Notes: Predicted 3D model of a 71-nucleotide RNA (transfer RNA) from a marine eukaryotic metagenome.
RNA sequence: GAUCAUAGCUCAGUUGGUUAGAGCUCCCGGCUCAUAACCGGGCGGUCGCCGGUUCGAAUCCAGCUGGUCCC
Numbered sequence: 001g002a003u004c005a006u007a008g009c010u011c012a013g014u015u016g017g018u019u020a021g022a023g024c025u026c027c028c029g030g031c032u033c034a035u036a037a038c039c040g041g042g043c044g045g046u047c048g049c050c051g052g053u054u055c056g057a058a059u060c061c062a063g064c065u066g067g068u069c070c071c
Stems, first nucleotide, its partner, number of pairs: 001069005008024004017055001026042005048064002051061002
């Protein structure tokens, strides 16, 4: 100097606006002699932290913290 930080994990979220989402995991139920697979449902979030701008911020701006990379 560049880039990233969103659920337990991996990620999406377009140019600021509707209730913040998906898959996997986990839990419950179905199916099965039983397990897995499959099907249905559910739980789970201070959007890294702190300020600012705005009617309104995961999204824009400043600072900070941490990871990766470059000089």

Model confidence (mean pLDDT): 80 of 100. Its Rfam family is "tRNA". About the family: Transfer RNA (tRNA) molecules are approximately 80 nucleotides in length. By type it is a transfer RNA. RNAcentral holds the sequence, with entries from MGnify.